[in-house]
RNA sequence: UCCCGAAAAGGCAAACCGGCGGAAACGGCGGGACGCAAAGCUCCGGGCCUCACCGCUUCAGAAGGAAGCGAAGGCGGCCGAGCUGCCGAAG
Numbered sequence: 001u002c003c004c005g006a007a008a009a010g011g012c013a014a015a016c017c018g019g020c021g022g023a024a025a026c027g028g029c030g031g032g033a034c035g036c037a038a039a040g041c042u043c044c045g046g047g048c049c050u051c052a053c054c055g056c057u058u059c060a061g062a063a064g065g066a067a068g069c070g071a072a073g074g075c076g077g078c079c080g081a082g083c084u085g086c087c088g089a090a091g
């Protein structure tokens, strides 16, 4: 220094509730703890979620509407990857 994860000091904070933003997924604030050794950060790859606006296709075809795809948005507590990081037992 790396793997690993005992102990110690701490840290984060799911669901749910309140209220704010958003079309929504969801985010942030307060409460609250299911859990987490990176549950710290980053959409680079995969995956999942949303679809108000925009583009294309199909149905219909008077208006209007519906479905799908793309784009766009989200999830870092889905996995991988990258960067950073507290402690110091056995091995």
Stems, first nucleotide, its partner, number of pairs: 003091001005087001011036002016031003020027002034077001040083003044080003047075004054070006
About this RNA
Predicted 3D model of a 91-nucleotide RNA (c-di-GMP-I-GGC riboswitch aptamer) from an Actinomycetota bacterium. Its mean pLDDT, the model's own confidence on a scale to 100, is 87. The source organism's lineage runs through Bacteria, Bacillati and Actinomycetota. It was read from a public genome assembly, where an Rfam model found it.